Notes
A computed fold for an 86-nucleotide RNA from a Bacillota bacterium, annotated as c-di-GMP-I riboswitch aptamer. The organism belongs to Bacillota, within Bacteria. Model confidence (mean pLDDT): 91 of 100. Rfam family: c-di-GMP-I riboswitch aptamer. Gene Ontology term of the family: cyclic-di-GMP binding.
[in-house]
RNA sequence: UUCCAAUAAAGGCAAACCCGCCAAAAGGUGGGGACGCAAAGCCACGGGCCUACGGCGCAAGGCGCUACGGCAGCCGGGUUGCUGGA
Numbered sequence: 001u002u003c004c005a006a007u008a009a010a011g012g013c014a015a016a017c018c019c020g021c022c023a024a025a026a027g028g029u030g031g032g033g034a035c036g037c038a039a040a041g042c043c044a045c046g047g048g049c050c051u052a053c054g055g056c057g058c059a060a061g062g063c064g065c066u067a068c069g070g071c072a073g074c075c076g077g078g079u080u081g082c083u084g085g086a
């Protein structure tokens, strides 16, 4: 440096759910809490998925389409890192 993740060691992160706050929502964030994760560290570049304030349309107490919003714990990719082994 590259590949792999058995066995250990030191640790790390934190799903669902509950409460507070932000947001139109998806979702985010703080605290609690652990389903799990060898990158479940970081990045919206590609695919996919979620939402629709606003905009457009319609047969109009609504419905449909739409991302400039979001998901990195959906996959791929980029990038950084601990330990062990080859």
Base pairs, nucleotide, nucleotide: 002086003085004084005083012037013036017032018031019030020029021028022027035073041079042078043077045076046075047074048071049070050069054066055065056064057063058062